[in-house]
RNA sequence: GAUUUAUUAAGAAGUGGCGAGAGACAGGCUCAUUAACCCACUGGCAACCCUCCUAACCCGAGAAGGUGCCAAUUCCUGACCCUGAGCAUGGUGCUCAUGGAAAAAUAAUAU
Numbered sequence: 001g002a003u004u005u006a007u008u009a010a011g012a013a014g015u016g017g018c019g020a021g022a023g024a025c026a027g028g029c030u031c032a033u034u035a036a037c038c039c040a041c042u043g044g045c046a047a048c049c050c051u052c053c054u055a056a057c058c059c060g061a062g063a064a065g066g067u068g069c070c071a072a073u074u075c076c077u078g079a080c081c082c083u084g085a086g087c088a089u090g091g092u093g094c095u096c097a098u099g100g101a102a103a104a105a106u107a108a109u110a111u
Stems, first nucleotide, its partner, number of pairs: 002111001004108005013042005021031003025078004043070003048066002050062003074103001080100002083097005
């Protein structure tokens, strides 16, 4: 990096360092010299793995350890498809909304 499965409207920040971009990509919008992003430490959130419970599973409880996370719904929208509404047309169509899919992130998984 690739495969599969699951989840993504909740939740959780201080200090120090560095110094200009950051929020995956495009557009929008936002964050940022009152120092963002990133890094370190400390703290926390959550509960995928995990531990307890059980004959076992589910449920339930827990948080020592492995990850993850701690601005904004994955910040919003985004090939395409279904449904509905509106508009236009000889036909093809266009716009908006819900949902799905896709994309992304994280975990677990076997190689």
The RNA shown here (SAM riboswitch aptamer (S box leader)) has 111 nucleotides and comes from Pedobacter quisquiliarum. Its Rfam family is "SAM riboswitch aptamer (S box leader)". Rfam links the family to the GO term regulation of gene expression. The coordinates come from a structure-prediction model, not an experiment, and the mean pLDDT is 82. The sequence was found by an Rfam model in a public genome assembly.